RNA sequence: GGGUCGGUGGUGGAACUGGCAUACACGCGACACUUAAAAUGUCGUGCCGAAAGGCUUGAGGGUUCGACUCCCUCCCGACCCA
Numbered sequence: 001g002g003g004u005c006g007g008u009g010g011u012g013g014a015a016c017u018g019g020c021a022u023a024c025a026c027g028c029g030a031c032a033c034u035u036a037a038a039a040u041g042u043c044g045u046g047c048c049g050a051a052a053g054g055c056u057u058g059a060g061g062g063u064u065c066g067a068c069u070c071c072c073u074c075c076c077g078a079c080c081c082a
Base pairs, nucleotide, nucleotide: 001081002080003079004078005077006076007075010026011025012024019065027045028044029043030042031041032040046055047054048053058074059073060072061071062070
């Protein structure tokens, strides 16, 4: 230099056909149980906000009524070829 695959909350990781983003697990918080704790159970948990509401899928554009998903450029990582 050429090619393939990937980048999503605090972490791992889904969303397969364009149609409720953050399922599920871990972690964290509250409560129950306990003399106390661990373990276990229940509930909650993307971000901002008092609420209403707004924002968010590596960055920036484009297509579309609608984009994590399709197209373009760039950044980062892994692998293959040279």